[in-house]
A computed fold for a 91-nucleotide RNA from Paenibacillus sp. 1_12, annotated as c-di-GMP-I riboswitch aptamer. It matches the Rfam family "c-di-GMP-I riboswitch aptamer". Its family is annotated with cyclic-di-GMP binding in the Gene Ontology. The coordinates come from a structure-prediction model, not an experiment, and the mean pLDDT is 86. The organism belongs to Paenibacillus, within Bacteria.
RNA sequence: CACCGAUAAAGGCAAAUCUAGCGAAAGCUAGAGACGCAAAACUAUAGGACCUUCCUUAGCAUUCGUGCUGAGAUGGCAGCCAGUUACCGAA
Numbered sequence: 001c002a003c004c005g006a007u008a009a010a011g012g013c014a015a016a017u018c019u020a021g022c023g024a025a026a027g028c029u030a031g032a033g034a035c036g037c038a039a040a041a042c043u044a045u046a047g048g049a050c051c052u053u054c055c056u057u058a059g060c061a062u063u064c065g066u067g068c069u070g071a072g073a074u075g076g077c078a079g080c081c082a083g084u085u086a087c088c089g090a091a
Stems, first nucleotide, its partner, number of pairs: 004089002012037002017032006035079001041084003047081002050076002055072007
């Protein structure tokens, strides 16, 4: 230095759920809370997967107001893969 990762030291993050707010939704923010995490740090404008459909579009129904179903991110998600950077040092 690269890999690797301990019942080590120091420090860190925070799932579900609840409360408040935002949003059409997915989801996000703050507080409480810890299931877990050695990258659970950053990147959603490299890319894939996944979630959602205000809106657009197609079909059907309609009391003509609209409703239902399908398709589509420009909306999300980094605690799915991926990319980038990084603390510590037993074996």